Molecule: c-di-GMP-I riboswitch aptamer
Organism: Bacillus suaedaesalsae
RNA sequence: UAGUGAAAAAGGCAAAUCAUAGGAAACUAUGAGACGCAAAGCCAAGGGCCUGACCCAUGAAAAUGGAAGGUAGCCGGUUACCACA
Numbered sequence: 001u002a003g004u005g006a007a008a009a010a011g012g013c014a015a016a017u018c019a020u021a022g023g024a025a026a027c028u029a030u031g032a033g034a035c036g037c038a039a040a041g042c043c044a045a046g047g048g049c050c051u052g053a054c055c056c057a058u059g060a061a062a063a064u065g066g067a068a069g070g071u072a073g074c075c076g077g078u079u080a081c082c083a084c085a
Stems, first nucleotide, its partner, number of pairs: 003084003012037002017032006035073001041078003046075002048071004055066004
């Protein structure tokens, strides 16, 4: 440096749900709470998925697509503690 996470050590994060707040929504923040996680650290200009109020295009309409917003605990990129069966 790379690999691995069986056994340790020091620790860390925090799902669902509830309360409050923001948002059109997806969802987010704070507090409580722990389902779990060896990256459940960080990154939204790669892919997927979700929303779709306002705007644009098509349409008779419903709607579809685009822009836009979200999701990193979906994949991905990137950084990193300890140890070495």